[in-house]
The RNA shown here (transfer RNA) has 72 nucleotides and comes from Halicephalobus sp. NKZ332. The coordinates come from a structure-prediction model, not an experiment, and the mean pLDDT is 80. The sequence is in RNAcentral, with records from Rfam.
């Protein structure tokens, strides 16, 4: 340099054109307990950046960017 794949809460990971973006973990508050741990309830937190297509984009397309891998 070229190509392939990936980028979603603090962390790990689903979703697939119509969702309130789900789950686990984490933080906070409460319940329980003599205390701790465990458990239960509530709550907080996310789609890499820009543009395009579409009635509607996390999803499809283009450019950029970061990472992994391969070729040279």
């Nucleotide at each position: 340099g070229c190509g392939u794949c990936a980028g979603u809460g603090g962390u790990g990971u689903a979703a697939u054109g119509g969702u309130u973006a789900g789950c686990a973990u984490u933080g906070a508050a409460g319940c329980u307990u003599c205390c701790c741990a465990a458990g239960c309830u509530u709550u907080a937190g996310a789609u890499c950046g820009g543009g395009g297509u579409u009635c509607g984009a996390u999803u499809c397309c283009c450019c950029g960017u970061u990472g992994a891998c391969g070729c040279a």

Rfam family: tRNA. By type it is a transfer RNA. About the family: Transfer RNA (tRNA) molecules are approximately 80 nucleotides in length.